Bacterial small signal recognition particle RNA from a Chlamydiia bacterium, 96 nucleotides, folded computationally. Its mean pLDDT, the model's own confidence on a scale to 100, is 76. RNAcentral records the identical sequence in 2 taxa.
RNA sequence: UACGAGGAUUGGCUGAGCGGUACAGCUCGAACUGAGUCAGGGCGGGAACGCAGCAGCUAUAAGAGCACUGACUGCGGCAGCCAAUUCCUCUUUUUC
Numbered sequence: 001u002a003c004g005a006g007g008a009u010u011g012g013c014u015g016a017g018c019g020g021u022a023c024a025g026c027u028c029g030a031a032c033u034g035a036g037u038c039a040g041g042g043c044g045g046g047a048a049c050g051c052a053g054c055a056g057c058u059a060u061a062a063g064a065g066c067a068c069u070g071a072c073u074g075c076g077g078c079a080g081c082c083a084a085u086u087c088c089u090c091u092u093u094u095u096c
Base pairs, nucleotide, nucleotide: 002092004090005089006088007087009084010083011082012081013080014079015078017075018074019073020072021071025066026065027064028063035058036057037056042051043050044049
């Protein structure tokens, strides 16, 4: 010097992992200031009934939680492959 191998560095691709966001599923979820139904009681009425409506109950809103799998997104972290090349190491060869 050259070849080969390995490493570092840079870039690209792929995958896994761990988070975040929203959708969807399930659960919880409103003293009053939401809805419905409104015992009791209250009011009106001669009465029949009617009116408003507390508690309770029902399904829910905001919101919170649960589990799974996808979507998007984040991780100068992980793994694999490819490429680039200023760099480093080693074997062999050539030259001095």
The organism belongs to Chlamydiia, within Bacteria. It is recorded under the gene name ffs. Its Rfam family is "Bacterial small signal recognition particle RNA". Clan: SRP clan. The family's RNA type in Rfam is non-coding RNA gene.